[in-house]
Context: one part of a larger RNA
């Protein structure tokens, strides 16, 4: 490289939306670029292959013939491929109609808790832990009434329960908007599918510049534990977690499973619709579980939501380690991050 592979052995981009590329339903028909066939011509001689034949054989030399399936011209075929031109509805979209949703964005309200502050009742504790002690409390703590103030979370409903493309989304109420699903017509007429670059989105945690800071807590301190304890447990507590705007862009960004599409036994739970119907059920479309048939699989498992049976386009894999490192490039304020070796070595 051919091949073989990528749910756990090495591999599925963290997720979309898209250029160019690759590849695309059904019908008629034209030309004939691709395919296919005839026919010229051409592909020098030597070698090589085959048949014959000369040196006694052989090497080796001589003569004949095939082959070289390529390449140009031509003459024909039209089933698939490309491609023109008419047309079609299953693909794929629009239009009305009827739902569910923590889908997003922005205001605004709300209660439970805590913390603090101020007064009131009280009077010796209170925290904390295996035990204990830093700690707080006669300057009245804890504890309980009132009130007021601040911030960040939104008990229960809460559900292998809904929603989103992924990350991720949960009080309540308005506004602004996305995306899906059904069913009935009716309309467009292949208008599609994946997508190299390329653009946006993207938990945490970090940066940066204003805010805010209750409660929780890296880092720090201190008590304790211990042989020591830079930990584990306790008291405190700073960034930080919140808000606005701007970076970062990585993650076990996991279903460890890439997107569409079609096809292959059911059997039970769930959510949104729809339809029939004696209200017992039952049929159907679309999600999301579990079991499990054939089939797959090294096994363990999947198993119409495939990891089974095929097609079409991407990405990625190639022994352990050196190593996601060094080097260069590009991004990024920085931390980095993206692409990414080799020597060596087993």
């Nucleotide at each position: 490289u051919u091949g073989g592979g990528c749910g756990u052995a090495a591999a599925g981009g963290g997720c979309g939306c898209g250029u160019a590329g690759g590849c695309g339903g059904u019908u008629u028909u034209g030309a004939a670029a691709g395919u296919c066939u005839g026919a010229u011509g051409u592909g020098a001689a030597a070698g090589a292959c085959u048949c014959c034949g000369g040196c006694u054989u052989a090497a080796c030399c001589g003569g004949g013939g095939g082959a070289a399936c390529g390449c140009a011209u031509u003459g024909g075929a039209a089933a698939c491929u490309a491609u023109g031109a008419a047309a079609c509805u299953a693909g794929a979209g629009u239009a009305u109609a009827u739902a569910a949703g923590g889908g997003g964005a922005u205001g605004c309200u709300g209660g439970a808790a805590u913390u603090c502050c101020u007064a009131g009742u009280g009077u010796a504790g209170g925290g904390g832990u295996g035990a204990a002690a830093u700690c707080u409390g006669u300057a009245g703590a804890u504890a309980u009434u009132a009130g007021g103030a601040a911030g960040a979370a939104c008990a229960c409903c809460g559900g292998u329960g809904g929603c989103g493309a992924a990350g991720g989304c949960g009080a309540g109420c308005a506004u602004c908007u996305g995306g899906c699903a059904u069913u009935a017509u009716a309309c467009u007429g292949a208008c599609g599918c994946u997508g190299a670059g390329g653009c946006g989105c993207g938990a945490a945690a970090g940066c940066g510049u204003g805010g805010g800071g209750a409660g929780c807590g890296a880092a720090c301190a201190g008590g304790a534990u211990u042989a020591g304890a830079u930990a584990c447990c306790c008291u405190g507590g700073u960034a930080g977690c919140c808000c606005a705007c701007g970076c970062c862009g990585u993650a076990a960004a996991c279903g460890a499973u890439g997107u569409g599409c079609a096809c292959u036994a059911g059997g039970u739970g769930u959510c949104g619709g729809g339809g029939g119907g004696u209200u017992a059920c039952u049929c159907u479309c679309g999600g999301u579980g579990c079991c499990g048939u054939a089939g797959c699989u090294a096994a363990c498992g999947c198993g119409u939501u495939a990891a089974g049976u095929g097609c079409a386009c991407c990405g990625c894999c190639u022994g352990g380690g050196g190593a996601g490192u060094a080097u260069g490039c590009c991004c990024g304020c920085a931390a980095g991050g993206g692409u990414g070796a080799a020597a060596c070595u087993c």

About this RNA:
Predicted 3D model of a 346-nucleotide part of an RNA (small-subunit ribosomal RNA, central domain) from a metagenome. Its mean pLDDT, the model's own confidence on a scale to 100, is 89. The RNAcentral record of the full RNA draws on SILVA.